Notes: A computed fold for a 72-nucleotide RNA from Elusimicrobia bacterium RIFCSPLOWO2_01_FULL_59_12, annotated as transfer RNA. Its mean pLDDT, the model's own confidence on a scale to 100, is 84. The source organism's lineage runs through Bacteria, Pseudomonadati and Elusimicrobiota. RNAcentral holds the sequence, with entries from ENA. It matches the Rfam family "tRNA". It is annotated as a transfer RNA.

């Protein structure tokens, strides 16, 4: 310098046009003498950043940033 893949909650990840879920973790309640386990409820996301297409973008297109890999 060129190419490929990835970037979504604190962590790990799903979703590939119609306002984002799951597991772990966190908070509260029940259960216990207390804790753990178990059960119930809840909070937490500018979907890396900027632009474009679209009635509508996490999703499609372009650029940039970051990570990993390959080639030179």
């Nucleotide at each position: 310098c060129g190419g490929g893949c990835c970037g979504u909650a604190g962590c790990g990840u799903a979703g590939g046009g119609g306002u984002a879920g799951c597991g772990c973790g966190c908070u509260c309640c029940c259960u216990u003498g207390g804790g753990g386990u178990g059960g119930g409820a809840g909070a937490g996301g500018u979907c890396g950043c900027g632009g474009g297409u679209u009635c509508g973008a996490u999703u499609c297109c372009c650029g940039c940033c970051g990570g990993c890999c390959c080639g030179a």